[in-house]
RNA sequence: UCACGAACAAGGCAAACCAUCUGAAAGGGUGGGACGCAAAGCUUCCGGCCUAAAAGCAAAGACUUAGAGAUAAAGUUCUUGCUCAUGGUAGCGGGGUUGCCGAU
Numbered sequence: 001u002c003a004c005g006a007a008c009a010a011g012g013c014a015a016a017c018c019a020u021c022u023g024a025a026a027g028g029g030u031g032g033g034a035c036g037c038a039a040a041g042c043u044u045c046c047g048g049c050c051u052a053a054a055a056g057c058a059a060a061g062a063c064u065u066a067g068a069g070a071u072a073a074a075g076u077u078c079u080u081g082c083u084c085a086u087g088g089u090a091g092c093g094g095g096g097u098u099g100c101c102g103a104u
Stems, first nucleotide, its partner, number of pairs: 003104001004102002012037002017032006035091001041097003045094003048089003055083005061077005
């Protein structure tokens, strides 16, 4: 120095939950709190997963235009469903990078 993770030392981080802020949501920030973690330090390059604002498509309702009327067409608005990150998850893995101790 590299692999590895037994012990030892110094320590470190902080799940759920609660309060509060933020976001369309997933989630994130701050404080409390510890389930756990040898990188549960950092980093979205790869895969998975989460969300779906915007956008697109489909269906129903309402309204408008044209028409003698029916029917059909076009447009607007609203609801529902589907697709999809440009959003997120580093405590889902892989990769990159930095780091404490030292049996082997």
The RNA shown here (c-di-GMP-I riboswitch aptamer) has 104 nucleotides and comes from Photobacterium halotolerans. It matches the Rfam family "c-di-GMP-I riboswitch aptamer". Rfam describes the family as follows. GEMM was predicted in a large-scale screen for bacterial structured RNA regulatory elements.